[in-house]
Parts: sequence; C1' cells; structure tokens
RNA sequence: GUUAUUCUUUGGGGCGAGGUGCAAUUCCUCACCGGUGGUUAAAGUCCACGAAGAUUAGGCGCAAGCCGAAAUCCCGAAUAGGUGAAAUUCCUAUACCGACGGUACAGUCCGGAUGUUAAAAGAAUUUU
Repeated sequence: GUUAUUCUUUGGGGCGAGGUGCAAUUCCUCACCGGUGGUUAAAGUCCACGAAGAUUAGGCGCAAGCCGAAAUCCCGAAUAGGUGAAAUUCCUAUACCGACGGUACAGUCCGGAUGUUAAAAGAAUUUU
C1' cells in the first nucleotide's frame, strides 16, 4: 500500500434596512444562505447520495398506540456569452429553487432535533 471487521471524532448556512398593518425576521421592495460523493477544471440548478414526508415487512404493547437501521414510493431549481485541450462546475450577464408542525402566509424565527444521516478523517485488529 491492500482486504475485512470494529471503534472514535467530525458531520448545514442565512432577515440587515425600509414599507403596510392591531399584529409580519412570515406579506411588499431591497438583502442574505447553499450538506456529501462524482464529473478531463472548482457545481444549490449536471449525474448520484443524504435529510424531510408517505406506505409496508418486522418489533413492542391487553389496548389505544409506539418504534421502525430493512423495503417501496416521493424528492426543488439555468440559460446565454467568454476563456480553454477540457468547464450546464471558472469568468461576465440575467434568472431560478428550497420538507413538515407552529405563528399574519417563513429557504433565513421557534419546534421535532443534545435527534437522524450521506459522507469525511483517524485508530485498533486482520488479509495479501
């Protein structure tokens, strides 16, 4: 270096100003934010994955109901020009998107969540 197992740690950002109003970080104008891996070259918008939601196998419970790591479903959004060997990834311009519950209608507040997880890093043992 490589194979496998186990363990540890890490693992999501953002409402500032003005307006209306009894009331809005929720509406209106401007502002701000962008998980993980991949892709000839760096991606919120390409290809995948994860989170959220639904259903089910299964588990627990006398029941109401609860759990649910496995399975299925669901799962947003970009164009043009430029440079280059190569970019829907860089540069320029103009756009667009963002679960559920709560509350004056929320990507940015509060809550489930001191949760879960893609994955990253490291350690131990192990194979060759």
The prediction has a mean pLDDT of 80.
Predicted 3D model of a 128-nucleotide RNA (FMN riboswitch aptamer (RFN element)).
It was read from a public genome assembly, where an Rfam model found it.
It matches the Rfam family "FMN riboswitch aptamer (RFN element)". Gene Ontology term of the family: FMN binding.